[in-house]
RNA sequence: CCUCCUAAGUUAAAUUGGGUCAUAUGUUUGGAAACGGCAUAUGAGAUGCAUUCAAAUUCGGGGAAACCUUCUUACUUACGUAAUGGCAAUCCCGAGCCAAGCCGAUCAAUUCGGAAGGUGUAGAGACUUGACGGAUGCAACCUAAAACCAACCCCGCACACGCGAAGUUGGCAUGGUUAAGAGAAAGUCCAGACCACGAACAUUUGUAG
Numbered sequence: 001c002c003u004c005c006u007a008a009g010u011u012a013a014a015u016u017g018g019g020u021c022a023u024a025u026g027u028u029u030g031g032a033a034a035c036g037g038c039a040u041a042u043g044a045g046a047u048g049c050a051u052u053c054a055a056a057u058u059c060g061g062g063g064a065a066a067c068c069u070u071c072u073u074a075c076u077u078a079c080g081u082a083a084u085g086g087c088a089a090u091c092c093c094g095a096g097c098c099a100a101g102c103c104g105a106u107c108a109a110u111u112c113g114g115a116a117g118g119u120g121u122a123g124a125g126a127c128u129u130g131a132c133g134g135a136u137g138c139a140a141c142c143u144a145a146a147a148c149c150a151a152c153c154c155c156g157c158a159c160a161c162g163c164g165a166a167g168u169u170g171g172c173a174u175g176g177u178u179a180a181g182a183g184a185a186a187g188u189c190c191a192g193a194c195c196a197c198g199a200a201c202a203u204u205u206g207u208a209g
Base pairs, nucleotide, nucleotide: 004019005018006017007016008015020044021043022042023041024040025039026038027037028036030035048138049137050136051135052134053133058095059094060093061092062091063090067086068085072083073082074081075080096119097118098117102114103113104112105111123190125189126188127187128186129185139178140177141176142175148171149170150169151168152167155164156163157162194209196207197206198205199204
C1' cells in the first nucleotide's frame, strides 16, 4: 500500500467457476420471538476474547462447475453448439477408528455404550505446530413463550394479620447471533516437473543427477 475466501487463467491484468456474510424481495418442514432453512438480485463496510485437546488419520463407494478436448460422432453456410474423453476447485455415503470434554451403565475403573464433532478427504505421502477445528469459560448485541421475581390494579375468604385467583407493566436466558477459508492451513521434508541409464505383466516402474 492492497485485501471477504478459494481454484483456474494471465508476463501481469482482464476473464471464468465455487464458497461466506450483509441488504432487499419472495417463500418456509422448525421456533412464542429473536433467529434458522430455501431461491433470486445487488454489494464486500462489519463479523469479539481467554484457557484447553492434538487422538484416530483405515477399507470401500456415489456426484461435480469452470478449464482442456488431437482423433471421432451429430447439428450448423460458417463461427460454433452438443456428445465423448481428460483434469479437477470441491459436495457427500457405508463400515471401522478417535484426544480432551459431555450423557448413560458400573462399587469403581485407564471398562462398556451413546450423541455431537473429526478421520476417510494433500501433490503418492512423512513429520511438527495450533486454528478458521473439538471442549470450557467470559464479553457484546437481539428476543422474552413458559416458569420465577417486583410493582400496579383488582376479585373471593377473613374482625384483622394474612391466604388464594385474574389482568397489566417491568425485570430475567435456560433461547439466538458474533462468517467462510484445514479436500494439508503455517511450515519442514519427500514427490512431481527436466535429463540419463535400465526393467516390464507394456497399465507402469527402479536407480542416480
Molecule: Group I catalytic intron
Organism: K189A clade bacterium